[in-house]
Context: one part of a larger RNA
Molecule: small-subunit ribosomal RNA, 5' domain
Organism: freshwater sediment metagenome
RNA sequence: GGAUGAACGCUGGCGGCGUGCCUAACACAUGCAAGUCGAACGCUCCGGUAGCAAUAUCGGGGAGUGGCGGACGGGUGAGUAACACGUAAGUAAUCUACCCCUUAGACCGGUACAACCUCGCGAUAGCGGGGCUAAUUCCGGAUGUGUCCCUGAUGACUCAUGUUAUCGGGGGUAAAUCCCGCAAGGGGCUAAGGGAUGAGCUUGCGGCCUAUCAGCUAGUUGGCGGGGUAAUGGCCCACCAAGGCUAUGACGGGUAGCUGGUCUGAGAGGACGACCAGUCACAAUGGAACUGAGAUACGGUCCAUACUCCUACGGGAGGCAGCAGUGAGGAAUUUUCCACAAUGGGCGAAAGCCUGAUGGAGCGACGCCGUGUGUGCGAUGAAGUCUUUCGGGAUGUAAAGCACUGUCAGGGGGGACGAUAAUGACGGUACCCUCAGAGGAAGCCACGGCUAACUACGUGCCAGCAGCCGCGGUAAUACGUAGGUGGCGAGCGUUGUCC
Numbered sequence: 001g002g003a004u005g006a007a008c009g010c011u012g013g014c015g016g017c018g019u020g021c022c023u024a025a026c027a028c029a030u031g032c033a034a035g036u037c038g039a040a041c042g043c044u045c046c047g048g049u050a051g052c053a054a055u056a057u058c059g060g061g062g063a064g065u066g067g068c069g070g071a072c073g074g075g076u077g078a079g080u081a082a083c084a085c086g087u088a089a090g091u092a093a094u095c096u097a098c099c100c101c102u103u104a105g106a107c108c109g110g111u112a113c114a115a116c117c118u119c120g121c122g123a124u125a126g127c128g129g130g131g132c133u134a135a136u137u138c139c140g141g142a143u144g145u146g147u148c149c150c151u152g153a154u155g156a157c158u159c160a161u162g163u164u165a166u167c168g169g170g171g172g173u174a175a176a177u178c179c180c181g182c183a184a185g186g187g188g189c190u191a192a193g194g195g196a197u198g199a200g201c202u203u204g205c206g207g208c209c210u211a212u213c214a215g216c217u218a219g220u221u222g223g224c225g226g227g228g229u230a231a232u233g234g235c236c237c238a239c240c241a242a243g244g245c246u247a248u249g250a251c252g253g254g255u256a257g258c259u260g261g262u263c264u265g266a267g268a269g270g271a272c273g274a275c276c277a278g279u280c281a282c283a284a285u286g287g288a289a290c291u292g293a294g295a296u297a298c299g300g301u302c303c304a305u306a307c308u309c310c311u312a313c314g315g316g317a318g319g320c321a322g323c324a325g326u327g328a329g330g331a332a333u334u335u336u337c338c339a340c341a342a343u344g345g346g347c348g349a350a351a352g353c354c355u356g357a358u359g360g361a362g363c364g365a366c367g368c369c370g371u372g373u374g375u376g377c378g379a380u381g382a383a384g385u386c387u388u389u390c391g392g393g394a395u396g397u398a399a400a401g402c403a404c405u406g407u408c409a410g411g412g413g414g415g416a417c418g419a420u421a422a423u424g425a426c427g428g429u430a431c432c433c434u435c436a437g438a439g440g441a442a443g444c445c446a447c448g449g450c451u452a453a454c455u456a457c458g459u460g461c462c463a464g465c466a467g468c469c470g471c472g473g474u475a476a477u478a479c480g481u482a483g484g485u486g487g488c489g490a491g492c493g494u495u496g497u498c499c
Stems, first nucleotide, its partner, number of pairs: 001499004006495005013371006019364002021329001026327003030324003035068003040065002043062008075282003085206007094199002099195007107141004116131006146173001148171010178187003208254003215245003220242004225237003257279004261272004284305005307318004335361001337360003343357001344355004374404004384395004408440001410435005418426001443488005448469003454483005464471002
């Protein structure tokens, strides 16, 4: 000098764009943050219309069965020195719901369980027995273009256990012909192939400190056979062999999410990894599986632990590292706001519903940028103040005064783009026109040298200053105040940290 997620002191007009718990991965009151589908299904309640009524039809509410989604989106950085990340490859060792393309199909039957009714237990949470019922729920049988398993023949490829093409034989394996519609048609269902997307796994290379850590290792290293998985593999198991790693730093310890990048620097390098983007890990702590295309699942389940709350003492309930917000900690970090109008996501045929993602507004000079606080003329160089050798000098064209201007802020009027067929939270916002009037808008630090800027008074090694050198003990340009001056300016200084 530059930088900062900054803090502190004094000061503070406006706007735009960003940004805001770095500390206790401490504890959390309250509200909201994931639902949706009646065009899968039965039931129930309410209302309208028609009807004497049964009922029919239309509209709406409710819980339940069923489907899809709750594995995305959002948060945090605790752990992790690791194939976690980055990069380059591999998978002849793999899976992939929804979406797109293609091919073939959907035949015949059956039984439950919720809701509901009923009985009972319980303070609650909830639970148990009996009975009825629907489906795109579940089950049995059939069919099998194909796929899978076993197997035969022929060919091709590979370093290879093998891979692959064609033609056969045997065995196993599917569905909801359901919903809407008068129909046309639309939406779904099953099997298979391909694509797309996403994911799993493997390998090479790369990036911290420490030897005041020198030896480490028994599922350890490899083989054979099995189990398990979507899949390879000591991933797991039985048996066999005795290996494997290590001064090119094993093992241990410390620290830490990694990267694109950010800051600095002429570069090389050094430091950092807030915001934004990619990726990983975690969800009170530890463990476990279930469901599912996908989780070992933040707002699912089970167990244990700690903590908090309720209790009729028998037992129950909970998890903000989602958005706000509270307490605590701290030098320190915001509103319990508006809207689904846009973009995107979930469900739905759609209308639509949900969405603290997101879009916005609010707060904070926290940062960057822009802009204002006026302009011109104006000497008797007014007054005041400071200083003086008492003549004067300085403040100083500065003020006053005169003549103007109208940015910002303020009053009035109009009024968008963003989204159009319609729909605007922002918002009567931005912007435009107009009115009035210099009015409402300047401070902070320094002035001994480094370092731009000097005098007076007070103080008297005191009070104090200080980044370094050093100032202060009676003439202090170094302390305190005043005048003046210098620097920067809605900021200016100080402190911390990095280059």